Large-subunit ribosomal RNA, domain VI from Flavobacterium gelidilacus DSM 15343, 251 nucleotides, folded computationally. It was read from a public genome assembly. Its Rfam family is "Bacterial large subunit ribosomal RNA".

[in-house]
Context: one part of a larger RNA
Parts: sequence; structure tokens; C1' cells
RNA sequence: CGUUAGAAAUUUGAAUGGAUCUGAUUCUAGUACGAGAGGACCGAAUUGGACAAACCGCUGGUGUAUCUGUUGUUCCGCCAGGAGCACUGCAGAGUAGCUACGUUUGGAAGGGAUAAGCGCUGAAAGCAUAUAAGCGCGAAACCCACCAUAAGAUGAGAUUUCUUUUAAGGGUCGUGGAAGAUGACCACGUUGAUAGGCUAUAGAUGUAAAGACAGUAAUGUCAUAGUCGAGUAGUACUAAUAACCCAUAAG
Repeated sequence: CGUUAGAAAUUUGAAUGGAUCUGAUUCUAGUACGAGAGGACCGAAUUGGACAAACCGCUGGUGUAUCUGUUGUUCCGCCAGGAGCACUGCAGAGUAGCUACGUUUGGAAGGGAUAAGCGCUGAAAGCAUAUAAGCGCGAAACCCACCAUAAGAUGAGAUUUCUUUUAAGGGUCGUGGAAGAUGACCACGUUGAUAGGCUAUAGAUGUAAAGACAGUAAUGUCAUAGUCGAGUAGUACUAAUAACCCAUAAG
């Protein structure tokens, strides 16, 4: 820009892409078969591999948020207690998030028309013949089915609702996001829990400082503390104010 007024939502599916894998074991059954050795079809069940998708409850990884320990040094006047720098100074743990080594799921079943192949009926050719007319069975291939996209499918589809002009609706702007390069998408904007803060807490770390007591002291105990808390819940304290723009049809 189009789809012939403009919107919001829900859809149909022309068409397109993806997927399509496979082993072992057990039962049937040591059965059929076979002198024996050996040893099935068909059918049923279990469990793997590779591949793919989703997810983070479990097991782990990371985790320059966090907590703790600790070395050197500078500083906070000194002690005590802290802060900076040294690869995040180093080391031990680790929430959220992101993840695989983790978990779950998938290939199926079924239908249609067929290939090679196997047949029925059956003449030409009194027989025979699956074929000439006619009718069947038959494969991971084909068409459906499964998953996803999909009306610019210009053949531009359908349904419902809204608006009839200070319109419906959308945007700018702001607060943000399990969304994201930017656009976009999603939530919210006081008729408000969108983010921050605050309160509580799942959880992390591992028992803070000050004091008292014990010990010559290091240190220990009183003490499951203190700190943090990307998660969860509550709470308008702070910030989402106000305003503006587009749209506004009748061949």
C1' cells in the first nucleotide's frame, strides 16, 4: 500500500515445511520343521541406542547477586571492628536465571490408492490362461492421518462484537517483563500491585557486633545467630502526572 467505511477478537485451510530410524531380551516354544545337530514364521511383552522437542521438581554445572574463611598492603587517629586494591586477590559454599551430564515426551495405531509379487471369475482359442471386459490381496515408498506455519490464497475467504464522529480504536510518553540487537511482542499507568522501597518469608551462608562468663593466652560458651534473599505474598511510601498526535468513509 492492497484486501473498497474503520476497528477488536476468534477462525477455515489453498499451500508449505517438519517428523517417518533401529537393536537386544523374554513369552509363544526348545513348539512347527528336522534322523540329529540345530531351530523358526505369525503374534504378544519388556528394555535400550541414536535423533528431536519441551522443561528445571530431582541429580549436577555455572552463578564477577550473596554469605563465610583467609594472605599481603593502604586507609578509617590507635585497640576492636571495618573499607579499598591485589585475575572476582585467593579459597569454601550457593538462591534466581541459564543449562546437561538431569527429567518428561515423540516416531505409533489406522484409512485410501498402488509397486514387485500372489490370486478369483474368464473368453479370444468348446481346453488352458491372474486379463482381453470385470473383481481382489499386497510395502518403511505415494495420498491422508501426527506436529508447526499459513487469506498478499491479489481467487486477498468466514464468524462474532464495537463505532456512526468530541467515534471505536491506535500511537507518542511513562513503570516494567520468564519479550527483546533496534523495531516488535506482553503486562500496567492512581477506577493502579507495573517496577522500586518497606514488611514477612521459601531459600543461601553458617553462629555477626557489643557484652558477660571460663581460660595465662590462642580460643570456647551464653547463641539455629547475624547478613543476604534475582523467588513468593502483602502493602500506594516513591515513580507510572498532565498532555499531545493519528484515525473521522459513502465510487